[in-house]
RNA sequence: CCAGGGGGCUGGGCAGCCGCGAGCAGAUUUCUGUUCGAGGAAAGUCCGGGCUCCACGUAACAAGGGUGGCGGGUAAUGCCCGCCGUGGGCAACCAUAGGGAAAGUGCCACAGAGAGAAGACCGCCUUGCUUCGCAAGGUAAGGCUGAAAGGGUGCGGUAAGAGCGCACCGGGGCGCUGGUAACAGGGCUCGCAUGGCAAACCCCACCCGGAGCAAAGCCGAAUAGGGGCGGCGCGCUGCGUGCAGCAGGUCGGAUACGGACCAGUCGCCCGGGUUGGCUGCUCGAGCCGGCGAGCAAUCGUCGGCCUAGAUGAAUGGCUGCCCCCGCGCGGCCGGUCCUCUCACGAGGAUACCGUGCGCGGGACAGAACCCGGCUUACAGGCCCCCUGGCAUC
RNA sequence: GGGGGCGUAGCUCAACUGGCAGAGCACUGCCUUUGCAAGGCAGGGGUUAGGGGUUCAAGUCCCCUCGUCUCCACGA
Numbered sequence: 001c002c003a004g005g006g007g008g009c010u011g012g013g014c015a016g017c018c019g020c021g022a023g024c025a026g027a028u029u030u031c032u033g034u035u036c037g038a039g040g041a042a043a044g045u046c047c048g049g050g051c052u053c054c055a056c057g058u059a060a061c062a063a064g065g066g067u068g069g070c071g072g073g074u075a076a077u078g079c080c081c082g083c084c085g086u087g088g089g090c091a092a093c094c095a096u097a098g099g100g101a102a103a104g105u106g107c108c109a110c111a112g113a114g115a116g117a118a119g120a121c122c123g124c125c126u127u128g129c130u131u132c133g134c135a136a137g138g139u140a141a142g143g144c145u146g147a148a149a150g151g152g153u154g155c156g157g158u159a160a161g162a163g164c165g166c167a168c169c170g171g172g173g174c175g176c177u178g179g180u181a182a183c184a185g186g187g188c189u190c191g192c193a194u195g196g197c198a199a200a201c202c203c204c205a206c207c208c209g210g211a212g213c214a215a216a217g218c219c220g221a222a223u224a225g226g227g228g229c230g231g232c233g234c235g236c237u238g239c240g241u242g243c244a245g246c247a248g249g250u251c252g253g254a255u256a257c258g259g260a261c262c263a264g265u266c267g268c269c270c271g272g273g274u275u276g277g278c279u280g281c282u283c284g285a286g287c288c289g290g291c292g293a294g295c296a297a298u299c300g301u302c303g304g305c306c307u308a309g310a311u312g313a314a315u316g317g318c319u320g321c322c323c324c325c326g327c328g329c330g331g332c333c334g335g336u337c338c339u340c341u342c343a344c345g346a347g348g349a350u351a352c353c354g355u356g357c358g359c360g361g362g363a364c365a366g367a368a369c370c371c372g373g374c375u376u377a378c379a380g381g382c383c384c385c386c387u388g389g390c391a392u393c
Numbered sequence: 394g395g396g397g398g399c400g401u402a403g404c405u406c407a408a409c410u411g412g413c414a415g416a417g418c419a420c421u422g423c424c425u426u427u428g429c430a431a432g433g434c435a436g437g438g439g440u441u442a443g444g445g446g447u448u449c450a451a452g453u454c455c456c457c458u459c460g461u462c463u464c465c466a467c468g469a
Base pairs, nucleotide, nucleotide: 001389002388003387004386005385006384007383008382009381010380012322013321014320015319016318017317018316020037021036022035023034024033025032026031039364043375044374046373047372048371049370050369051212052211053210054209064208065207066206067205068204069083070082071081072080073079084098085096086095087094088093099203100202104201105200106197107196108195121143122142123139124138125137126136127135128134129133151169152168153167154166155165156164170192171190172189173188174187176185177184178183216279217278218277219276226270227269228268229267230266231265232264235246236245237244238243239242248262249261250260251259275466286305287304288303289302290301291300292299293298323362324361325360326359327358328357329356333354334353335352336349337348338347339346340345394465395464396463397462398461399460400459403418404417405416406415412449420436421435422434423433424432442458443457444456445455446454
């Protein structure tokens, strides 16, 4: 210098003017002063908690859901750190839903002879028949189909073949050594005996009660305190306390007599009314720095700091200078290049680098109870570490 | 702010326990008619909202993103 890998930070700055929200102070009827005022994702709401209410003796089981190598961290996690296995890359490094397929069930379309204790379509070999060829049998080494064909390579062996025999690799079983463990290494043994899918049902181990700040609590305002259903109860007067008398409304009915039902209270539902305020509300698993423990995530300790609380919802707008990027114009200037000259210097060019002027642009996005994570979006800029290659010293 | 559902042709909907993406209406052409409608025959049209993963194979199973619909306040 080229190519690449990993990690972190930032994401406009300064000044002036005009505004917005909250706290405090002073004036005082709406002003003045002062302090503070969005993010790394405030987003998606995908996980895990705090907090509040509901249900509930506690725990366990069942149902349903989730997680899935091992160890550690944490309030907790499906997150983070370290390690292991597998796959990719020359390497730095990256990816990994990574338990069980020998508990059971199911599926493996099409193609293909055969798709799961498989299978003779072509081929190979043997025998029989007079030949072409056919028939019977053997054979899984070769071909064909497929995502996948029941260990792989080589030698021997055989009529042809075959773990049929042997060597190496792979695999199963049992000890040993190292490691907390996942696992690794090595030994003995078994010719090999059971393909894939569990982000199919399922089995095993572990975890989870449900809803969410529009949770929840308090105050105010508002009104025909309306209708239906169910439980309990039945107005007034008299007395011997269960009888007598009297009154209202509704129902059916042409009317009267007569008959039946009702009044209150509690619960639920429908209808109607109110669309106000306060608490919850921001000091918290909080932030910054030093030291210590640890490979690290993280933890301990000491010191310092207070850093948005809005509720149709504040956190903004304009101007100037600077910064970054793009485009255009000019050759003003410095490089660079060309021509003339012995040289100084002069003239010209502007593809490239810087520069002058003008114009345009500066991302994703925006708190709403609060934290810890993950995921997704993001113009541009800066820094650190590592790998491979080339050149030079 | 919080909870739940849906997305397949222009429209309305299918597609079993993963296995060649379909139906009706609409559209285009031809036949029929003097012409139109109706009818008959033939045909076109799909990134299954977008992206990634599991699998031999994904509309279907899992994850992320986008769009759209819906519910949740107080209360004597």